RNA sequence: GAAGUUAACCGGAUGGUCGCGGGGACAAGGACCGAAAGGUUGUCUCUGAGGAAAGUCCGAGCUCCAUAGGGCAGGGUGCCGGGUAACGCCCGGUGGGGGUAACCCCAAGGAAAGUGCAACAGAAAUAUACCGCCCGACACUUACUUAAGCUUUAAGUAAGUGCCGGGUAAGGGUGGAAAGGUGAGGUAAGAGCUCACCGGCAGUCAGGUAACUGGCUGGCCCUGUAAACCCCACCCGGAGCAAGACCAAAUAGGGGAACAAUAGAGCGGCCCGCUUUAGUUCCCGGGUUAGGUCGCUUGAGGCUGGCGGUAACGUCAGUCCUAGAUAGAUGACCAUCACCUCGUAAGAGGAACAGAACUCGGCUUAUAGGUUGACUUCGAAC
Numbered sequence: 001g002a003a004g005u006u007a008a009c010c011g012g013a014u015g016g017u018c019g020c021g022g023g024g025a026c027a028a029g030g031a032c033c034g035a036a037a038g039g040u041u042g043u044c045u046c047u048g049a050g051g052a053a054a055g056u057c058c059g060a061g062c063u064c065c066a067u068a069g070g071g072c073a074g075g076g077u078g079c080c081g082g083g084u085a086a087c088g089c090c091c092g093g094u095g096g097g098g099g100u101a102a103c104c105c106c107a108a109g110g111a112a113a114g115u116g117c118a119a120c121a122g123a124a125a126u127a128u129a130c131c132g133c134c135c136g137a138c139a140c141u142u143a144c145u146u147a148a149g150c151u152u153u154a155a156g157u158a159a160g161u162g163c164c165g166g167g168u169a170a171g172g173g174u175g176g177a178a179a180g181g182u183g184a185g186g187u188a189a190g191a192g193c194u195c196a197c198c199g200g201c202a203g204u205c206a207g208g209u210a211a212c213u214g215g216c217u218g219g220c221c222c223u224g225u226a227a228a229c230c231c232c233a234c235c236c237g238g239a240g241c242a243a244g245a246c247c248a249a250a251u252a253g254g255g256g257a258a259c260a261a262u263a264g265a266g267c268g269g270c271c272c273g274c275u276u277u278a279g280u281u282c283c284c285g286g287g288u289u290a291g292g293u294c295g296c297u298u299g300a301g302g303c304u305g306g307c308g309g310u311a312a313c314g315u316c317a318g319u320c321c322u323a324g325a326u327a328g329a330u331g332a333c334c335a336u337c338a339c340c341u342c343g344u345a346a347g348a349g350g351a352a353c354a355g356a357a358c359u360c361g362g363c364u365u366a367u368a369g370g371u372u373g374a375c376u377u378c379g380a381a382c
Base pairs, nucleotide, nucleotide: 001378002377003376004375005374006373007372008371009370010369012337013336014335015334016333017332018331020048021047022046023045024044025043026042030041031040032039033038050353054364055363057362058361059360060359061358062240063239064238065237069272070271071270072269074236075235076234077233078232079093080092081091082090083089094108095106096105097104098103109231110230114229115228116225117224118223130172131171132168133167134166135165136164138162139161140160141159142158143157144156145155146154147153148152180198181197182196183195184194185193199221200220201218202217203216204215205214206213207212244294245293246292247291254284255283256282257281258280259279263277264276265275266274301320302319303318304317305316306315307314308313339350340349341348342347
């Protein structure tokens, strides 16, 4: 200097004018709106949309069912250890994969409990013999030898061809995969048949909290697939702020059905259990203002520092209060500066993804441009 990996941050600032929402103080205690509950109105001051507010995918706080349990079914997670209120999240490690590396990714328990599947090709896919190789018998052909023997016949040997029987799983073909792989010996030809090395499996010893790693021994070698059913371990009530609570106002307590304490109702499904009710539940119909107030923002909170821990994080001390709207505020204009692009300059243009709605911890997705730290590789110079 170039190319990369990873972590964090910014993603406009300042001033002025005008306009909105909320909190607090002061003033008024009146005026206005409303049937009521309740609301509006003045001055000053403080404050007001994110790193994802998005997705609604997980986990909770909170509210109600509800006084509250056990089991089955169902669902979720799935290497080990730790963190956390909890999690399917985060941190560290182990194993595997990618990359020269920094680093990144993993739907990472069990195939010896059982069932299922493995298309096509291939002879054959939970076990095989299509081609081939070896041995033997029979038949034919050729050559040689021997014997008999005039020509020829018989026997034996070797080679070839055909066919049958036996052995084989090394070689060839098909395939993602064919009774672990490579090499050597051995064999009639072959095979872990034997040996060396490697892989798997089993046993044992050592290290580690563990996942697991390493050593030694043993020819034990029994495909793959569970993001197929299944088995195993652990976890799980439901519904959700349009939850729910209160106030005011209004109305028709009208009609029908089921059951009757061995009953009804309640809890996502079912069973048991529990609670409650001498009446209970359900259905149809009617009345109410798009009524008002609360819930509604002080939190598993933010920031700074110390200590502990590899880290996630915990703990201690100090300090701060930083939206609560409800047809829905957080804005508009001007000036200067900053950033990016073009341009010699003057100047011109641009500025990403995108708006809280009960709150929080995560994950996932989108994102113009810029800044900083650490690390890896390559090149050059000193």